[in-house]
Context: one part of a larger RNA
RNA sequence: CGUUGAAUGUUGAGAAGGCUCUUCCCUAGUACGAGAGGACCGGGAAGGAUCGACCUCUAGUGUGCCAGUUGUCCCGUCAGGGGCAUCGCUGGGUAGCUACGUCGAGCACGGAUAAACGCUGAAAGCAUCUAAGCGUGAAGCCGUCUUCAAGAUUAACAUUCGUUAUAGACCCCUCUUAGAUUAAGAGGUUGAUAGGUUCUACGUGUAAGCACAGUAAUGUGUUGAGCGGAGGAAUACUAAUCGGUCGAGCG
Repeated sequence: CGUUGAAUGUUGAGAAGGCUCUUCCCUAGUACGAGAGGACCGGGAAGGAUCGACCUCUAGUGUGCCAGUUGUCCCGUCAGGGGCAUCGCUGGGUAGCUACGUCGAGCACGGAUAAACGCUGAAAGCAUCUAAGCGUGAAGCCGUCUUCAAGAUUAACAUUCGUUAUAGACCCCUCUUAGAUUAAGAGGUUGAUAGGUUCUACGUGUAAGCACAGUAAUGUGUUGAGCGGAGGAAUACUAAUCGGUCGAGCG
């Protein structure tokens, strides 16, 4: 831009992907075979690789969430802190993102066939699966399964709303299940969208100050304390104000 207004929900022409491999057990030490050995068919169970999803568990990361600690500079000193030193180093670690973790997938079935095997059957009084005709038959083909999909210009369908300034959409703003931007999605006071606050999960591991004990280092009590990024809930305290733009042909 088109599909001759819009919103919502669908159909599926077409396209892409997948449809994998191994071992063991039963059938059965059966059929077969002198023996050695050792099945078809059918049923069951594990596993590999690959693919998809997810973060409950396990594990990793988690650049300033908590604690410990070295050197040095600074906050006048002590105490308590801050800066720098690879995040200074070390021990842990929420959310998120991950795999080494968890869950799941390949099935089954139908159709037409290949090689092959057949039925009936002439040419050719016989014979012959083939010439007419009719079957069986594969991890392969077409479906079935998963994903995308009406620019499928043949531009589809259904429902609802709307037509002289409306239906609806956007600008703008708060954002994230989304994201380079855009887009998509959640919201914009008739509001829990984000921040803040409160509570809580969770992390760290008993803050500071004070008191007591000790010459002191330090320990004990107050105290599972204090602190806290992303989790959950509640709460309009702050910001989503006020507004603006577009918006349906011809006869």

A computed fold for a 251-nucleotide part of an RNA from a Candidatus Magasanikiibacteriota bacterium, annotated as large-subunit ribosomal RNA, domain VI.
The full RNA is in RNAcentral, with records from ENA.
Its mean pLDDT, the model's own confidence on a scale to 100, is 87.
Its Rfam family is "Bacterial large subunit ribosomal RNA".